[in-house]
RNA sequence: UAUAUCCCAGCGGAAGAGUCCGGCUCUCUAAUUGGAGAAUCGGCGCCGAAGGCGCAACCGCCCCGGAAACGCUCAGGCCCAUGGACCGCUGGGAAGAU
Numbered sequence: 001u002a003u004a005u006c007c008c009a010g011c012g013g014a015a016g017a018g019u020c021c022g023g024c025u026c027u028c029u030a031a032u033u034g035g036a037g038a039a040u041c042g043g044c045g046c047c048g049a050a051g052g053c054g055c056a057a058c059c060g061c062c063c064c065g066g067a068a069a070c071g072c073u074c075a076g077g078c079c080c081a082u083g084g085a086c087c088g089c090u091g092g093g094a095a096g097a098u
Base pairs, nucleotide, nucleotide: 005094006093007092008091009090010089011088012087013086018044020043021042022041023040025038026037027036028035029034045078046077047076051074052072053071054070058066059065060064
């Protein structure tokens, strides 16, 4: 110290699954009964790509440890929005082999 690696920040992309049923509250509308939306509680059904947990190919300094986009769904989510593993670009930082 360029490239490769790791971390942070910004921008962009980013899937899946009930706009289900009932109760209560609020708002709007209608003006009789009703209808629509939101929050929350309960029920059943479902999703996996925040997080978490588990097995393991594999890897290592091989006592033991690390480890997935696989699995489980505790959490989270199931109109939109938000969130979102991961990918790309830009900037900064760390370490520092060739």
The RNA shown here (Glycine riboswitch aptamer) has 98 nucleotides and comes from Methylocella tundrae. The prediction has a mean pLDDT of 78. Lineage of the source: Bacteria > Pseudomonadati > Hyphomicrobiales > Beijerinckiaceae > Methylocella. The RNAcentral record of the sequence draws on ENA and Rfam.